[in-house]
RNA sequence: AUCUAUAAAAGGCAAACCCGUCGGAAGGCGGUGACGCAAAGCUUUAGGGGCUUACAUGCAAAAUUGUUGCAUCAGCCAGCCAGCUGCCGAG
Numbered sequence: 001a002u003c004u005a006u007a008a009a010a011g012g013c014a015a016a017c018c019c020g021u022c023g024g025a026a027g028g029c030g031g032u033g034a035c036g037c038a039a040a041g042c043u044u045u046a047g048g049g050g051c052u053u054a055c056a057u058g059c060a061a062a063a064u065u066g067u068u069g070c071a072u073c074a075g076c077c078a079g080c081c082a083g084c085u086g087c088c089g090a091g
Stems, first nucleotide, its partner, number of pairs: 012037002018031005035079001041084003047081002049077004056072006
């Protein structure tokens, strides 16, 4: 000098509850508040998983009601896994 990397330091983010607002809903946004987080930074047809079901399409059942269920479409979750990027750095 370079690489790896913990402590420490400087900081950062901000769960749930509650309030307001948008939404059919999951949930989002803002305020409050901190459960926690070394990526709780960014990213959802790159992939997996989960949640919602108002509308649309298809199938099935019951029954003559425009009902119930499933699937697709659609929407949501990255603080589920994941992909990408990244601060500091004694000993």
c-di-GMP-I riboswitch aptamer from Paenibacillus sp. CAA11, 91 nucleotides, folded computationally. Rfam family: c-di-GMP-I riboswitch aptamer. Gene Ontology term of the family: cyclic-di-GMP binding. The RNAcentral record of the sequence draws on Rfam. Its mean pLDDT, the model's own confidence on a scale to 100, is 81.